Small-subunit ribosomal RNA, 3' major domain from an uncultured bacterium, 462 nucleotides, folded computationally.
Context: one part of a larger RNA
RNA sequence: UGACGGGGACCCGCACAAGCAGCGGAGCGUGUGGUUUAAUUCGAAGCUACGCGAAGAACCUUACCGGGGCUUGACAUGCUGGUGGUAGAGAUUCGAAAGAUGAUCGACCUUCGGGAGCCAGCACAGGUGCUGCAUGGCUGUCGUCAGCUCGUGCCGUGAGGUGUUCGGUUAAGUCCGAUAACGAGCGCAACCCUCGUCGUUAGUUAUACGUGUCUAACGAGACUGCCGGCGAUAAGCCGGAGGAAGGUGGGGAUGACGUCAAGUCAGCAUGGCCUUUAUGUCCCGGGCUACACACACGCUACAAUGGCCGGUACAAUGGGUAGCGAAGUCGUGAGACGGAGCCAAUCCUCCAAAGCCGGUCUCAGUUCGGAUUGCAGGCUGCAACUCGCCUGCAUGAAGUCGGAGUUGCUAGUAACCGCGCGUCAGCAAUAGUGCGGUGAAUACGUUCCCGGGUCUUGUACA
Numbered sequence: 001u002g003a004c005g006g007g008g009a010c011c012c013g014c015a016c017a018a019g020c021a022g023c024g025g026a027g028c029g030u031g032u033g034g035u036u037u038a039a040u041u042c043g044a045a046g047c048u049a050c051g052c053g054a055a056g057a058a059c060c061u062u063a064c065c066g067g068g069g070c071u072u073g074a075c076a077u078g079c080u081g082g083u084g085g086u087a088g089a090g091a092u093u094c095g096a097a098a099g100a101u102g103a104u105c106g107a108c109c110u111u112c113g114g115g116a117g118c119c120a121g122c123a124c125a126g127g128u129g130c131u132g133c134a135u136g137g138c139u140g141u142c143g144u145c146a147g148c149u150c151g152u153g154c155c156g157u158g159a160g161g162u163g164u165u166c167g168g169u170u171a172a173g174u175c176c177g178a179u180a181a182c183g184a185g186c187g188c189a190a191c192c193c194u195c196g197u198c199g200u201u202a203g204u205u206a207u208a209c210g211u212g213u214c215u216a217a218c219g220a221g222a223c224u225g226c227c228g229g230c231g232a233u234a235a236g237c238c239g240g241a242g243g244a245a246g247g248u249g250g251g252g253a254u255g256a257c258g259u260c261a262a263g264u265c266a267g268c269a270u271g272g273c274c275u276u277u278a279u280g281u282c283c284c285g286g287g288c289u290a291c292a293c294a295c296a297c298g299c300u301a302c303a304a305u306g307g308c309c310g311g312u313a314c315a316a317u318g319g320g321u322a323g324c325g326a327a328g329u330c331g332u333g334a335g336a337c338g339g340a341g342c343c344a345a346u347c348c349u350c351c352a353a354a355g356c357c358g359g360u361c362u363c364a365g366u367u368c369g370g371a372u373u374g375c376a377g378g379c380u381g382c383a384a385c386u387c388g389c390c391u392g393c394a395u396g397a398a399g400u401c402g403g404a405g406u407u408g409c410u411a412g413u414a415a416c417c418g419c420g421c422g423u424c425a426g427c428a429a430u431a432g433u434g435c436g437g438u439g440a441a442u443a444c445g446u447u448c449c450c451g452g453g454u455c456u457u458g459u460a461c462a
Base pairs, nucleotide, nucleotide: 001462002461003459004458005457007456008455009454010453011452012451013450015446016445019409020408021407022406023405026300027299028298029297030296031295032294033293034291035290042053043052064286065285066284067283068282069281070280073124077123078122079121080120081119082118083117088105089104093100094099108115109114126275127274129273130272131271135269136268137264138263139262140260142258147186148185149184150183151182152181153162154161155160165178166177167176168175192252193251194250195249197220198219199218200217201216202215203214206211223246226240227239228238229237230236302402306361307360308359309358310357311356312355318349319348320347323342324341328337329336330335368399373394374393375392376391377390378389379388415438416437417436418435419434420433421432
């Protein structure tokens, strides 16, 4: 000087407390461990691994396993030699395919030397093989915490200190005051995007043809500016007025010096090592989907604030030409036929659901719950056996609110409700990421648990 303390003082955070909804019990989905397996590819490991890489594992993907092939190779560059019915296409036959065979057809440029292509050979290619403890880049975490430093000066033999401490204040090393310090940099804040109010302009679209809901560009607006109190006459704090909005207005983007030899050699790049008729590469099939079990994260429930039936109301974000697909017809339905319109404010997706009105069920393993299974169908795709999704009929399991423990959330938030999108042929999405609808409760307080900041103190630790 740091780090640490079941030392002290001060302060902060959904950290506790106060509340609301959960998880932990059940069934199922997904991930992981374990076990199994020819293989169940690999990585991620307290917080910071476990719906994570994976924004889509039937083939492909695919890296794993079995079997069948190839060896200058699936891909790149260079050199040497060769090649004219050459490159390429390709009937037939063998084969699971890859591949082999090869009837027949048959090119391009040219300065006619050749080039391109092809074949052989040599250099080499290739490797999701190892090392993230050799690395770049990127990322997580402490943490959007308020800190981390420098120049000159001053103090100290020196390591170093001072500044950065102290009194107030703030979300903030934010600002004010004091001060052997005076300044400065990276952080904070502001500048950026978005939502909320108003104005101007424009209008494809919308329209009841009046317009301006709306759309999108510019501008205005909020600054403790005004008033009162407190304060040190400061910074600022409390209350008020006006205002759509008030003290950072809400949200986002933005992550200092550093820490964890944190993560990633399998995104990519890359040193070294290893491999070279194989650890490369092609193909078919299988596996990544196994299942006594254990954990993590979710979905659906256990019902009457509910289930079912009928009627009825109101969104927003998005996406669409190998696409979205209307009307109409058929089907109980998934869906099929159909093909208008739309390269989209124009057409389609697009009936939102919870809600409201009426009816029924009457506390039961039920008209709750939907797992599981049987049968019959639909769709995508070369192909749904291993191993897809959806529909109808039948079947109706566990489950009556969950031990110790534990998670999220402070407002348009939690909770509840539906809708869209990416990936994508299809989909195992209950995930992820957005959008709107309905819309709470509670915070006395900082003693305690967890994490963090500042000062101080002890130390046999560095």